This is a predicted structure of a 1536-nucleotide RNA (small-subunit ribosomal RNA) from an uncultured bacterium. Its Rfam family is "Bacterial small subunit ribosomal RNA". The sequence is in RNAcentral, with records from ENA and SILVA. The coordinates come from a structure-prediction model, not an experiment, and the mean pLDDT is 85.

RNA sequence: CAAGUGAAGAGUUUGAUCCUGGCUCAGAUUGAACGCUGGCGGCGUGCCUAACACAUGCAAGUCGAGCGGUAACGCGGGAGCAAUCCUGGCGACGAGCGGCGAACGGGUGAGUAAUGCUUCGGAAUCUACCCACGGGUGGGGAAUAACCAAUCGAAAGGUUGGCUAAUACCGCAUAAGUCCUACGGGGGAAAGCGGGGGAUCGUAAGACCUCGCGCCGGUGGAUGAGCCGAAGUCGGAUUAGCUAGUUGGUAGGGUAAUGGCCUACCAAGGCGACGAUCCGUAGCUGGUCUGAGAGGACGACCAGCCACACUGGGACUGAGACACGGCCCAGACUCCUACGGGAGGCAGCAGUGGGGAAUAUUGGACAAUGGGGGAAACCCUGAUCCAGCGACGCCGCGUGUGUGAAGAAGGCCUGCGGGUUGUAAAGCACUUUUAGUGGGGAUGAAAAGCCUGGCGCUAAUACCGUCGGGUCUUGACCUAACCCACAGAAAAAGCACCGGCUAACUCUGUGCCAGCAGCCGCGGUAAUACAGAGGGUGCGAGCGUUAAUCGGAAUUACUGGGCGUAAAGCGUGCGUAGACGGUCAUACAAGUCGGGUGUGAAAGCCCCGGGCUCAACCUGGGAAUUGCAUUCGAAACUGUACGGCUAGGGUGCGGAAGAGGGAAGCGGAAUUUCCGGUGUAGCGGUGAAAUGCGUAGAUAUCGGAAGGAACACCAGUGGCGAAAGCGGCUUCCUGGUCCGACACCGACGUUCAGGCACGAAAGCGUGGGGAGCAAACAGGAUUAGAUACCCUGGUAGUCCACGCCAUAAACGAUGAGAACUAGACGUUGGAAGGGUUAGCCUUUCAGUGUCGCAGCUAACGCGUUAAGUUCUCCGCCUGGGGAGUACGGCCGCAAGGUUGAAACUCAAAGGAAUUGACGGGGACCCGCACAAGCGGUGGAGCAUGUGGUUUAAUUCGAUGCAACGCGAAGAACCUUACCUGGCCUUGACAUCCCGGGAACCCUGCAGAGAUGCGGGGGUGCCGCAAGGAACCCAGAGACAGGUGCUGCAUGGCUGUCGUCAGCUCGUGUCGUGAGAUGUUGGGUUAAGUCCCGCAACGAGCGCAACCCUUGUCCUUAGUUGCCACCAUUAAGUUGGGCACUCUAAGGAGACCGCCGGUGACAAACCGGAGGAAGGUGGGGAUGACGUCAAGUCAUCAUGGCCUUUAUGGCCAGGGCUACACACGUGCUACAAUGGUAGAUACAGAGGGAAGCCAACCGGCAACGGGGAGCCAAUCUCAGAAAAUCUAUCGUAGUCCGGAUUGGAGUCUGCAACUCGACUCCAUGAAGUCGGAAUCGCUAGUAAUCGCAGAUCAGCAUUGCUGCGGUGAAUACGUUCCCGGGUCUUGUACACACCGCCCGUCACACCAUGGGAGUUGACUGCACCAGAAGCAGGUAGCCUGACCGCAAGGGGGGCGCCUACCACGGUGUGGUUAAUGACUGGGGUGAAGUCGUAACAAGGUAGCCGUACGGGAACGUGCGGCUGGAUCACCUCCUUU
Repeated sequence: CAAGUGAAGAGUUUGAUCCUGGCUCAGAUUGAACGCUGGCGGCGUGCCUAACACAUGCAAGUCGAGCGGUAACGCGGGAGCAAUCCUGGCGACGAGCGGCGAACGGGUGAGUAAUGCUUCGGAAUCUACCCACGGGUGGGGAAUAACCAAUCGAAAGGUUGGCUAAUACCGCAUAAGUCCUACGGGGGAAAGCGGGGGAUCGUAAGACCUCGCGCCGGUGGAUGAGCCGAAGUCGGAUUAGCUAGUUGGUAGGGUAAUGGCCUACCAAGGCGACGAUCCGUAGCUGGUCUGAGAGGACGACCAGCCACACUGGGACUGAGACACGGCCCAGACUCCUACGGGAGGCAGCAGUGGGGAAUAUUGGACAAUGGGGGAAACCCUGAUCCAGCGACGCCGCGUGUGUGAAGAAGGCCUGCGGGUUGUAAAGCACUUUUAGUGGGGAUGAAAAGCCUGGCGCUAAUACCGUCGGGUCUUGACCUAACCCACAGAAAAAGCACCGGCUAACUCUGUGCCAGCAGCCGCGGUAAUACAGAGGGUGCGAGCGUUAAUCGGAAUUACUGGGCGUAAAGCGUGCGUAGACGGUCAUACAAGUCGGGUGUGAAAGCCCCGGGCUCAACCUGGGAAUUGCAUUCGAAACUGUACGGCUAGGGUGCGGAAGAGGGAAGCGGAAUUUCCGGUGUAGCGGUGAAAUGCGUAGAUAUCGGAAGGAACACCAGUGGCGAAAGCGGCUUCCUGGUCCGACACCGACGUUCAGGCACGAAAGCGUGGGGAGCAAACAGGAUUAGAUACCCUGGUAGUCCACGCCAUAAACGAUGAGAACUAGACGUUGGAAGGGUUAGCCUUUCAGUGUCGCAGCUAACGCGUUAAGUUCUCCGCCUGGGGAGUACGGCCGCAAGGUUGAAACUCAAAGGAAUUGACGGGGACCCGCACAAGCGGUGGAGCAUGUGGUUUAAUUCGAUGCAACGCGAAGAACCUUACCUGGCCUUGACAUCCCGGGAACCCUGCAGAGAUGCGGGGGUGCCGCAAGGAACCCAGAGACAGGUGCUGCAUGGCUGUCGUCAGCUCGUGUCGUGAGAUGUUGGGUUAAGUCCCGCAACGAGCGCAACCCUUGUCCUUAGUUGCCACCAUUAAGUUGGGCACUCUAAGGAGACCGCCGGUGACAAACCGGAGGAAGGUGGGGAUGACGUCAAGUCAUCAUGGCCUUUAUGGCCAGGGCUACACACGUGCUACAAUGGUAGAUACAGAGGGAAGCCAACCGGCAACGGGGAGCCAAUCUCAGAAAAUCUAUCGUAGUCCGGAUUGGAGUCUGCAACUCGACUCCAUGAAGUCGGAAUCGCUAGUAAUCGCAGAUCAGCAUUGCUGCGGUGAAUACGUUCCCGGGUCUUGUACACACCGCCCGUCACACCAUGGGAGUUGACUGCACCAGAAGCAGGUAGCCUGACCGCAAGGGGGGCGCCUACCACGGUGUGGUUAAUGACUGGGGUGAAGUCGUAACAAGGUAGCCGUACGGGAACGUGCGGCUGGAUCACCUCCUUU
C1' cells in the first nucleotide's frame, strides 16, 4: 500500500431529408478445422463424429508371521567313481485351502426434466479397515481342496474312489455389556500366529511368563453410505385434463432404516391454468466465454455429485455391489470346434479398422505423490510421474548492431526533367542470444533398512515404540535446468490486405468474359474493386479463411422500448379469478431494514506477497462468494387482525332534457298497378342512339281503388345510447343520464385473463310479404374486345316473425379509470346571483365543437374531450414477402369465423415532410396555339433528298418536333472516302544522318496509266573560300501515313426548349433536417418590367438599353451622282451649278414628355393633341442557369485502341446517277383575274481580269465572228417581270398543260456512252383544283412577279442566300387542340407519365400443403407366453458335525409346483419420420402472351366487410370509411 476503475460506433431504403426498421461490419473468445508459411524454448492441451466394431500387450493383487505342502530356482546335507539320485533342512515358492483387497483408483455421458443436481434443513439407519474405553480369548468335533488312482471329453471342463491341514466349518462352556420378552424369563461368541525368556514342570514337543500382531462381544468417535423435506433447475397449450396402488386409513409383511415399498380390508380421494399429463431436447454443479453491468451462451481440461459398462433382466458374495477387467439367463454380433459343444465384451492405457473437416506413442519408470496386501523387507499399480507426436493455445527469445549517397545496378512509374524501392543493398567496423561442437553441472531424496546412545513397556540389559548419533544405499526424466569455451552474420520471415466501412495506389492485361464480394456493390476498352507486377499498410512464427458464442443489438427494453398516421388498442359492454387500492388509531412482525451465528468444498476470478533470469506457469495469505438457514432487534411503508371516519362509491328526496329500447294503433305526400273518363301519336332514354312501351289507344290529364316501403320541411360539427345504432304522430311498458339541496350506508372501489351478453351490411334456415330499388341474368349501345362503366328490363334480396352467422376503414385508425397543468370564442341541458327587464350580464356543474400557451411529437399534428405530467389494470407489437395461408383444435346448417406456423426468399418494406416532374386537377397569363381569314401540301407529271431493294461497289454521316433541296455554296475524270484490276514499300507529305547532283527544260520507245528504259540542253545564290541555304536523286533506320474504331473518353463548334422570363448568390431569419424565405401576395408589363406590401435586406447572370439597318429633318462634302435656273446636245452629252435627289460622315428627334380620364395620392393603362414616327416605331445582331450521354473523331484538334509490302500510297476503268415500291421538300400545271402575239413603262441589290463583254455582222436559235470600254456611283452582265394598251382564243383535255420520245445542232471540257447544260423541228402523257389528314402567314405581311450572287471549266427558269415590283383579307374572342410561364393541389413518379405497376396464361428451377397408400421409430390398451432368479409350497430323491443306544429326528440340498418378471408373440389404437402416381397454391427467373386493375379526379374516386358473376387483373349489388380531387353551399374561428 489492497481487494468499485466502468459504457465509442459505422455502412446500407431516398433526387435529397428526418424517423421507424431490418440486414451487415469493426471487438473478444474456441478442445477447433482448412489454406499458405514455419527457427528455438517453457507451460498447458489433444475423438466435440459411431455409448461403432475390436487383433495384440499391459491396466488388481498380495500375505509362507493363517494352512496342507514342494511344480520351478538357489543353498546346505546324504548316497554314488561319475552321470545322477535322495532330502522342505534353509532362502524361497507354481497351483491349492484360507484372509484382506477387488464396491477404490481409471473411463464415458447413452439414459435421466427428476428415483438426478444445487442450496438449506431433517430423523427412522448402517458403517470393514482406523481411534478411545471397558469385557473376554476355555474346551471339543466332523469334513474338504490340493495330492494320488481310475475315467469321460477335440477343447473348455468334468465324474467317481481314497488321504490330509488351518486364523476354513460345526457344536459345548461362560456372558460385563447386547438382543428378545407375555417382565416370569429366554437367546447368543471367539483363533490363533510370531519374537524372547529367568525360576518351575515335562523324555520330547512344550506347558508357563512376557512383548507384538490378530480374534470375539459391546459402548462412544471419526470416515463413508442409505433415507426424507423445502426452494431452485430448458422449450412446446397447434399437449387441458391426468390418476385404481391411484390418495388416505387400519393390520400385517419386508428393509440397516421411514414409507403403498408390498399384501388384505375400509374410505373416495390426490394432481392441474402458480401449467398437471403428454411431446421434444438435455447428465447437474463449482465454473468457462462474453458483457460497463444486469444479462446471454456454454458445462472440454481441473474439482464435487449422479448415471452407465455389448443390449435387456436377475440375484449371489460382502461392512459396502445388484459389481467396467465377478456370476446366471435371454438377445444381437465375433471367434474356436473333431459339429457333440465351447469362448468373448477397450465408454481402463497404448493401438487397429470404420465414421469424420478433425484429435497423439502398441514409449519409460514406480525415483517422487498416492493406493492395495504384508509385522516388515518387499510385491503390484497404463492411478501417477515423465518422455514422444501436433504452432492446437498462452508466454518468452531470435532471425543481427552501428556506420554507409556515387542516392550504384536492377525493378516500377514518368509530365522524360525526374521520382520511388532507399541507408535499403554493397562496402567498412562490431556483437554472438538461440541453434551447432566440446567441457563442466545442481534441485527434485526424505525416509525405510542396519549399527548404536537415552526414555517408555517389561521380571528383563529381549522385543516393540519414541528421541538422537553413525552407516549403507535409492533418479524414469537425464545426451535435462544452469555455467564456460570455440567458430562464424554465420543456419532462421512469412501471411493477409490496399473502392467505402478500414490503415494502405499506381501501371499492365482482361472487356458484364474470366472473375471478386462480409454489406453496399465492382467487371459491357482508359477497372485504385477481376488477374499480374511495383509500391504501400497491418500483424508477425505466424497470418488469413470457415464454423461457433457473447458483444455492438435500447433489435424482447428488470436495469432499458413501444402501440393516432411507421408493426402494434380486443367492435362494445357486464363481470369471475388475479393485480392495484381513500382516511385515523392500536396490535402483530409475513414482506422490508440492521446486527450476530452457521454454511456458501478446494481450485478458479480479484488483491497483497513469494518461486522459476522475465512472462505464461506455480505457490502462501486475504478479499469475494451478491445466496440459504437460524437468532436478536427496529416498526416508517406494504401486509394481516380489530375498531373508527366520510372526501371515493352508492341509496333516498325534488326537478329537467332527449330520433335511448320494446309493443300496439293512426296519418298524409310520393312511386307503381288496376278500374273509369278526356284525348292522340308518339312516349321513354342518351354524349349520340338503340333495345323497351304505344293506334289492341301509350305518354299526358281527371276521378276512384289496391298494396308495400320510407317518413320532405323542422334539421343544427343539435340530442340520446356501451358500441352497433336511433328521425311522421299517439298510447302503454321500460333502461340510462344531468342538475339542486339535505339525510343515510361506510371503501361497498378501479381494472379485468378465461367466461357471458350485445353486435351495421351481406349471407343462411322456416313461414309470410313484395310498391320502389336491385347482385345474378337478358337485351341494346360503346369498344380492337367490353364477361364493365351508359340505357331498357329483371330474380334472389331489401320488409315482417322466429332462429343462426359474429365479421367491417366495427375509425377519433387514439383501451378503461383517477389526479394535476394558461386561456379565448361558439353551442346543448340544468342551477345560482345581479339587473337599467334586454334577443341582458356574471358565476357554476354536465356534455359537444373551433382556435391556441406551456409541454410533447420523426414530422404531420395533439393541446383540461391530450398524443402534456403521473398512478393502476388489461390487450397488443418486434423487418418485408410467404400468410392471416397450411396443418391441428374449437365454433357454424353452410358460407365461413377464431386460434395460427414453417420451409423458402429479399435487403429492404415503411411513416412524415422537402424539391422537382407529371395529372384526361384547379386558378391566372402568353404564343399564327385555336378561332376568323388568305394561300398551299396530301391527287398529276417532273426535279431533289431519304427509306427499301438491287449491286463487285451503289463510300460515309444526319433519323419525331430539332434527319429527309440536310453535311453537298454545285459526283462526267478529278473531287472520292466505295468497287475491280495493275503497281510501290522510309513511302505522295514532316524532321534527323550519310553519299551524289544545281534546280530545271526539251525529247524517243514500251504500257490503259502509274511506271520503266533512254537521249539532249543546263551549271544558279551567299561566302571569311572551310563551307552554308533552298531544290533533286539514292541508302540505312528512327519514323511517316490512315475519311480505320470509339461524338458513350474529349476540346471546339452547332441544333433544341426559347428571345421563353426566368436562373442564382451573400448576409439575416425560420425549420432537427432536406430546405424555405428573398423570387410568394395586391396591381401592372412584351418582360423577376415597374409600384405597393412583406423577416427580409442587398447583389449577380438574363429582360430592357447601349450596336447595325430602315423611316423624318439638319450640318458638312459634291465625283463617276444630281439638274431648279442660264446656255448647249440625239442624249446631264457638255459648260455651269450643288439648291433638289442621291451618296456617306456627324448630329437632332420619341421620353407616357404634355392634356383629360381610370387607378391606391403608386406603378401603369385608356383616350387626345402635336409630330415623319406614339407607347419596344419596323427589321437585324445579341440566346441566362441548364436539358436532350442531342449532332459532329468525315472541317479541324485530340486521349485510347487497331493497321504498317497495308486499313498506307499511285494509276486506269467503274460506282456514288441503279429501280417493283414508300415518304419528305419543291417546281410546273390543270386555265379566261388566263394563254398567245404585238406595242409601251417603272426597280433594287449585286458580280466582273484565266473576268464582264458593248456596238456591228452571220445563224430560226443555242451560239459563232468581232473587237470598243471597264480593276468599275464612269464600262459591262442588263432585255427587269408581273403591270398597261391592242388583237385573238370561248370552256374544249383546248391556241390549257408541258412530261415523254425521235431527229438535227450549239457550248464547256483531255473526254459528255454509262452521266452535262442549252437551241431548233417534230411528238404532245398525266392532269379539269385533289380522301383521311396536314402546313405557312397578323402588314409593306400573305399571295404574286421577276432580278442578282455564292459554288463553278461546264452543269441550279425547280435548291440556297439576298434584292426589289404589285399588294390583300381577318382576329368576336380564349371554351377547346398544341407549346410555354407563375401560384396552388394530389402522387405509390425521381431513368421523373415514353413514369410506375396488377393478375391470369406459357417455360425453367426451388421449398412446401393435400394424396390411394407404403416403410420405419416410439408408445397406450387387451391378451398369449414365461428363461435365469428370489420368495412361498412340497406327497419324490440325497444328506458329515447337533439330539438320540437305535430306529429316527432337527437342519440342509436337489427336484417339482405357484406368484412376480426380461426377451418374444397376437390384436387394436395414438404420435412421429421418410417416401408416393397425381394434385393445390407459393417463391425466384434477361428478353414471352393477354389485357390495364391501382398510383393524378389514373380517365367509372379509392378502400373495407359480404354476396354473386367473370380468361385475368377485376365488375356489380348492399352497408360502411376518407387514408378522395374539384366546385358550390352551410357553420365556426381570426383580422379589419